[in-house]
Context: one part of a larger RNA
RNA sequence: CGAACGCUGGCGGAAUGCUUAACACAUGCAAGUCGCACGGAUGGUUUCGGCCAUGAGUGGCGGACGGGUGAGUAACGCGUAGGAACGUGUCUUGUGGUGGGGGAUAACGCUGGGAAACUGGCGCUAAUACCGCAUGAUCUCCUGAGGGAGAAAGCCUGCGAGGGUGCCAUGGGAGCGGCCUGCGUCCGAUUAGCUUGUUGGUUGGGUAAUGGCUGACCAAGGCGAUGAUCGGUAGCUGGUCUGAGAGGAUGAUCAGCCACACUGGGACUGAGACACGGCUCAGACUCCUACGGGAGGCAGCAGUGGGGAAUAUUGGACAAUGGGCGCAAGCCUGAUCCAGCAAUUCCGCGUGGGUGAAGAAGGUCUUCGGAUUGUAAAGCCCUUUCGGCGGGGACGAUGAUGACGGUACCCGCAGAAGAAGCCCCGGCUAACUUCGUGCCAGCAGCCGCGGUAAUACGAAGGGGGCUAGCGUUGCUC
Numbered sequence: 001c002g003a004a005c006g007c008u009g010g011c012g013g014a015a016u017g018c019u020u021a022a023c024a025c026a027u028g029c030a031a032g033u034c035g036c037a038c039g040g041a042u043g044g045u046u047u048c049g050g051c052c053a054u055g056a057g058u059g060g061c062g063g064a065c066g067g068g069u070g071a072g073u074a075a076c077g078c079g080u081a082g083g084a085a086c087g088u089g090u091c092u093u094g095u096g097g098u099g100g101g102g103g104a105u106a107a108c109g110c111u112g113g114g115a116a117a118c119u120g121g122c123g124c125u126a127a128u129a130c131c132g133c134a135u136g137a138u139c140u141c142c143u144g145a146g147g148g149a150g151a152a153a154g155c156c157u158g159c160g161a162g163g164g165u166g167c168c169a170u171g172g173g174a175g176c177g178g179c180c181u182g183c184g185u186c187c188g189a190u191u192a193g194c195u196u197g198u199u200g201g202u203u204g205g206g207u208a209a210u211g212g213c214u215g216a217c218c219a220a221g222g223c224g225a226u227g228a229u230c231g232g233u234a235g236c237u238g239g240u241c242u243g244a245g246a247g248g249a250u251g252a253u254c255a256g257c258c259a260c261a262c263u264g265g266g267a268c269u270g271a272g273a274c275a276c277g278g279c280u281c282a283g284a285c286u287c288c289u290a291c292g293g294g295a296g297g298c299a300g301c302a303g304u305g306g307g308g309a310a311u312a313u314u315g316g317a318c319a320a321u322g323g324g325c326g327c328a329a330g331c332c333u334g335a336u337c338c339a340g341c342a343a344u345u346c347c348g349c350g351u352g353g354g355u356g357a358a359g360a361a362g363g364u365c366u367u368c369g370g371a372u373u374g375u376a377a378a379g380c381c382c383u384u385u386c387g388g389c390g391g392g393g394a395c396g397a398u399g400a401u402g403a404c405g406g407u408a409c410c411c412g413c414a415g416a417a418g419a420a421g422c423c424c425c426g427g428c429u430a431a432c433u434u435c436g437u438g439c440c441a442g443c444a445g446c447c448g449c450g451g452u453a454a455u456a457c458g459a460a461g462g463g464g465g466c467u468a469g470c471g472u473u474g475c476u477c
Base pairs, nucleotide, nucleotide: 001474003473004472005471006470007469010349011348012347013346014345015344016342017341018307023305024304025303027302028301029300032061033060034059037058038057041054042053043052044051045050068260069259070258077185078184079183080182081181082180083179086177087176088175091173092172093171094170095169096168097167098166099133101131102130108123109122110121111120112119113118139150140149141148142147154165155164156163157162186232187231188230193223194222195221198220199219200218201217202216203215204214205213235257236256237255238254239250240249241248242247262283263282264281265280266279285296286295287294288293313339315338316337317336321335322333323332324331325330352382353381354380355379362373363372364371365370386418388413389412390411391410392409396404421466422465423464424463425462426447427446428445432461433460434459435458436457442449443448
């Protein structure tokens, strides 16, 4: 230290937990929401006026956030400091407007095809869906500077006046994003030359925007021992570890940026994607099939197999914080908040305290006198942390709402009761004797021990060290 292994293991708090196969994945969940945009269906209810609920569809907003991973990338990717030729839904602040029409289409009905996925024909219908017309400013865009072009949608509430919320055009703001540049950013020269859209210009195209970004033409440039090109390795940073510092190593968790989403292409929609749980093509793989054809993508949360020395639950809740939708009520949210597992780490606590010499018994050693274990035990007197049992019981929630949780915490009860191991003792290096063994069995980080008196092997007694841990191995300073 994100560790692993061996022996051992009482409690609590706070953290952390696939570093390997970006290997393959059963199952469930992880992105929906709106009836205050719209027509209709089903069910319920009705005072027959309606009202309520539910699912599918058209439509709107959101699925570009949040969550995961580090494969690729040596790069304006990241870090830092700047820059000019840009975009921006929602939000905010201004200005002006919101008039009048039209044709469709899903749902639905009828009827077909297909094993399925799904799909065809005919007929009807609505809209904040779609399309014209009008208006179009001291507005916007284009311009040959004369001029030309350019939009909109309603809904709710109210007896009404009106109010609320939308819609269209446009200016500013905030936040966010795209682009450019200076400097910094690993190893190899047993890689020395590299480059043809290449370097620059002109003129078209393209983009929100600059630009060989792209086409045509013209010129022949551009980079390189201050290391180009090539090869290898690698996400970058704030940080983290270590160190007196300089430095070295590193980039788990948390935060910022980047890249990726079975592999490789492509675009569509959109304010925003070339889109993890969207589309499409190709490929590998898996599955279904009536063999005609279809379905899928856990590097989301759990979980499974595999790989590995090795890394957790197919848990609870939206109570809080935050996000999406909605006027709201609310719905959704494996984000998040919690709980579970693991001595994986750090911190705290306990396994008792006092007294107690007949220095008991037993063990070990012995020069057989004794010494030591050792106040250690027993005995006596106390205490009750943690744990157990019983009772009360939060903060987190400004009014309601608590998953956590009958948790934390408080009170009471019983009883020393339920709670100690691991490594070492030749020198380095704190700690010594006896027996067994006899270059055997074995030890070992280095020096080295063992061949009959081994403080070095094995056991015992004793001792030393650390302690819910202790050793070993690996990595790094």